Record summary:
The part of an RNA shown here (small-subunit ribosomal RNA, 3' major domain) has 460 nucleotides and comes from a metagenome.
[in-house]
Context: one part of a larger RNA
RNA sequence: UGACGGGGGCCCGCACAAGCAGCGGAGCGUGUGGUUUAAUUCGACGCAACGCGUAGAACCUUACCAGGGCUUGACAUCUUGCUUAAAGCUGGUGAAAGCCAGUGUCCGCGCAAGCGGGGGCAAGACAGAUGCUGCAUGGCUGUCGUCAGCUCGUGCCGUGAGGUGUUGGUUAAGUCCCGCAACGAGCGCAACCCCUGUUGCCAGUUGAAUAUCUGGCGAGACUGCCGAGACAAACUCGGAGGAAGGUGGGGAUGACGUCAAGUCAGCACGGCUCUUACGUCCUGGGCUCCACACACGCUACAAUGGUUCGUACAACGGGGAGCGAGGGGGCGACCUUUAGCGAAUCCCUGAAAGCGGACCACAGUGCAGAUCGGAGUCUGAAACCCGACUCCGUGAAGUCGGAGUUGCUAGUAACCGUGGGUCAGCACACCGCGGUGAAUACGUUCCCGGGCCUUGUACA
Numbered sequence: 001u002g003a004c005g006g007g008g009g010c011c012c013g014c015a016c017a018a019g020c021a022g023c024g025g026a027g028c029g030u031g032u033g034g035u036u037u038a039a040u041u042c043g044a045c046g047c048a049a050c051g052c053g054u055a056g057a058a059c060c061u062u063a064c065c066a067g068g069g070c071u072u073g074a075c076a077u078c079u080u081g082c083u084u085a086a087a088g089c090u091g092g093u094g095a096a097a098g099c100c101a102g103u104g105u106c107c108g109c110g111c112a113a114g115c116g117g118g119g120g121c122a123a124g125a126c127a128g129a130u131g132c133u134g135c136a137u138g139g140c141u142g143u144c145g146u147c148a149g150c151u152c153g154u155g156c157c158g159u160g161a162g163g164u165g166u167u168g169g170u171u172a173a174g175u176c177c178c179g180c181a182a183c184g185a186g187c188g189c190a191a192c193c194c195c196u197g198u199u200g201c202c203a204g205u206u207g208a209a210u211a212u213c214u215g216g217c218g219a220g221a222c223u224g225c226c227g228a229g230a231c232a233a234a235c236u237c238g239g240a241g242g243a244a245g246g247u248g249g250g251g252a253u254g255a256c257g258u259c260a261a262g263u264c265a266g267c268a269c270g271g272c273u274c275u276u277a278c279g280u281c282c283u284g285g286g287c288u289c290c291a292c293a294c295a296c297g298c299u300a301c302a303a304u305g306g307u308u309c310g311u312a313c314a315a316c317g318g319g320g321a322g323c324g325a326g327g328g329g330g331c332g333a334c335c336u337u338u339a340g341c342g343a344a345u346c347c348c349u350g351a352a353a354g355c356g357g358a359c360c361a362c363a364g365u366g367c368a369g370a371u372c373g374g375a376g377u378c379u380g381a382a383a384c385c386c387g388a389c390u391c392c393g394u395g396a397a398g399u400c401g402g403a404g405u406u407g408c409u410a411g412u413a414a415c416c417g418u419g420g421g422u423c424a425g426c427a428c429a430c431c432g433c434g435g436u437g438a439a440u441a442c443g444u445u446c447c448c449g450g451g452c453c454u455u456g457u458a459c460a
Base pairs, nucleotide, nucleotide: 001460002459003457004456005455007454008453009452010451011450012449013448015444016443019408020407021406022405023404026299027298028297029296030295031294032293033292034290042053043052064285065284066283067282068281069280070279073126077125078124079123080122081121082120083119084118088103089102090101091100092099093098107116108115109114128274129273131272132271133270137268138267139263140262141261142259144257149187150186151185152184153183154182155164156163157162168177169176193251194250195249196248198219199218200217201216202215203214204213222245225239226238227237228236229235301401305360306359307358308357309356310355311354317348318347319346322341323340326337327336328335329334367398372393373392374391375390376389377388378387414436415435416434417433418432419431420430
């Protein structure tokens, strides 16, 4: 000087407390461990691994396994020799890849020989590797933490390590103010950027009909005004006006550094290793197994509910190998016909919870829907392993969950639906969107994490 303390003081954070909804029990989904397996590819492991890489494993993906093939190779550049348009088509064999055989067209220059371009074969340089090392690395990322800190120049103090500056008051903040052997400065904070709430002007099609909406440019909030407190200042409390008040709400933005944190499998790259294989192609299988264990979710256990009939109100988005209205068929998934729309025009697009009426009467039920049987639809060469959906039947566990544990302070939690990316198909996940819309916070003793000052130390 730091770090640490079941030392002290001050302060903060959904950290506790006060509340609301959960998880932990059940069934199912997904991930992981383990077990199994020919293989169940690999990575990630307290917070900060475990609906994570994966924004979507039937083939492909795919890196794994079995088997069948290829060896200048699936891909790039070049050299030499031989040969010839390449492609394509046909046959045999085969699961395919491949192998074998046949057929087939002749580009440019030149009279020709030949040369050039493209292709094939052979040979050689080389390619290739999701093989190893994230403890050789770049880049990117997580985390402490959006925490308020981390430093520098000169000066001063100290033999030196170092200190001072950076202490005190105050603030969300090293924010500001005062003080002071310090005076200044940098990276951070804040502001500048985006969205949202009020308003003016301008413009606008397909929207609206001056009012909504879309885009642009402005205005507005600054402790500006009043009162009180603080010796003073910064600041704090109350009030007025105002759509909005003391950072209005949200986002983007992550200092010096820490964890030899993560990633050689996104990419790049040093070194090492493989080279008729650790490369590469194909068929099939596996990544989807299942006595178990954990993590994150979905659906429930019902009457604030379930079923049924009627009826109301969104937003963000997406659409051409696409979105598909309307009509017709089917109980339905869906099929058929096709209008419109490259979209403020047309379509996806009936939002659902809600509201009005009816039935159910507390039961493993008219709750719940797992599982299984049967019949179908769709995508796709192909749904056996291993897709989603529909209909009929079947109706399991489950009656609110031990110890423990998570999220959330307001348009938030909770509940409700909805769009998108990925995607042929497949969403209970993810990223968004709107609808309905709470309870509670006395307080800082305690748990966790953090900041400042101070103290002890046999630790560095």
Overview: Rfam family: Bacterial small subunit ribosomal RNA. Rfam links the family to the GO terms structural constituent of ribosome and ribosome.